[in-house]
RNA sequence: GGGGCCAUAGCGCAGUUGGGAGCGCGUCUGCAUGGCAUGCAGAAGGUCGGGGGUUCGAAUCCCCCUGGCUCCA
Numbered sequence: 001g002g003g004g005c006c007a008u009a010g011c012g013c014a015g016u017u018g019g020g021a022g023c024g025c026g027u028c029u030g031c032a033u034g035g036c037a038u039g040c041a042g043a044a045g046g047u048c049g050g051g052g053g054u055u056c057g058a059a060u061c062c063c064c065c066u067g068g069c070u071c072c073a
Stems, first nucleotide, its partner, number of pairs: 001072007010025004019056001027043006049065005
């Protein structure tokens, strides 16, 4: 220098025929227990890495940039 993959909640990830943003753990609240552990119920938490484009509509498609992993030279 060139190719490929990845970036979504505090952490680990899912979601690609374009239309509802979700799961597990964690956090908080309530209930059960004398209390802890634990179980159950509920809640908070995201401008989907940044910018632009296409579209009625983009986490998803296209382009550029940033960061990480990897292959080739």

Model confidence (mean pLDDT): 82 of 100. Transfer RNA from a Phycisphaerae bacterium, 73 nucleotides, folded computationally. It matches the Rfam family "tRNA". It is annotated as a transfer RNA. From the family's description: Transfer RNA (tRNA) molecules are approximately 80 nucleotides in length. The sequence was found in a public genome assembly.